[in-house]
RNA sequence: CGCUGAAGUGGAGGUUGCGGCUUUUAUGAGUAUUCAAAUCGGAGAUACAGAGAGGAUCAAUGAGGGUUUGAAGAAAGGAAAAGUCGCCGAAGUUUGUCCAUAUUCUCUGUAUAGACAAACUGGGUCUGUUUCCGAAAAGGAGCAGAACUGUCACGAUACAGAUGGAUCGUGAAGCGCUAUCUUCAAC
Numbered sequence: 001c002g003c004u005g006a007a008g009u010g011g012a013g014g015u016u017g018c019g020g021c022u023u024u025u026a027u028g029a030g031u032a033u034u035c036a037a038a039u040c041g042g043a044g045a046u047a048c049a050g051a052g053a054g055g056a057u058c059a060a061u062g063a064g065g066g067u068u069u070g071a072a073g074a075a076a077g078g079a080a081a082a083g084u085c086g087c088c089g090a091a092g093u094u095u096g097u098c099c100a101u102a103u104u105c106u107c108u109g110u111a112u113a114g115a116c117a118a119a120c121u122g123g124g125u126c127u128g129u130u131u132c133c134g135a136a137a138a139g140g141a142g143c144a145g146a147a148c149u150g151u152c153a154c155g156a157u158a159c160a161g162a163u164g165g166a167u168c169g170u171g172a173a174g175c176g177c178u179a180u181c182u183u184c185a186a187c
Base pairs, nucleotide, nucleotide: 004185005184006183007182008181009179010178011177014088017087018086019085020084021083022082023081024080025079033072034071035070036069037068038067039066040065044058045057046056048109049108050107051106052105053104091121092120093119094118095117096116097115098114100112101111102110122149123148125146126145127144128143129142130141131140132139151172152171153170154169155168156167157166159164
């Protein structure tokens, strides 16, 4: 000095950006479940599932279970609205490892929650398909496609006429982009 590079700090994408929490409402559902009665059935039942071990209680004086009638009667997850908090790899998904819970103990599995590592996704919407959960045609997730949207690069057009922004087209990815900022390096 402020063309360039690095680091730090701040900022933007959307009013349907991301995630958490609280309240209310509807659904779940007159469902699960409990009690009483009748009846069917016939050997085990009590814990997420299976196997093993151990202990306790109940059970042919009928276990668990099914059906009918009557009386009571939920909840979770998910959804909508409002409020509030934290943010812009916000956050999410997949795989692997470790740990904890669900059961008195062991093994295996499943589910939930957390930590670490790696990989992928700029963002939301819609469509199709697969899958998870579920009462559901709601919702979540994966894959593919479509347009939209923000950023940057390249090209073209016209305006302006140092700059510049606008429109159109193509392409790329957030370890990106951006700045009246700070520091260092280089020149």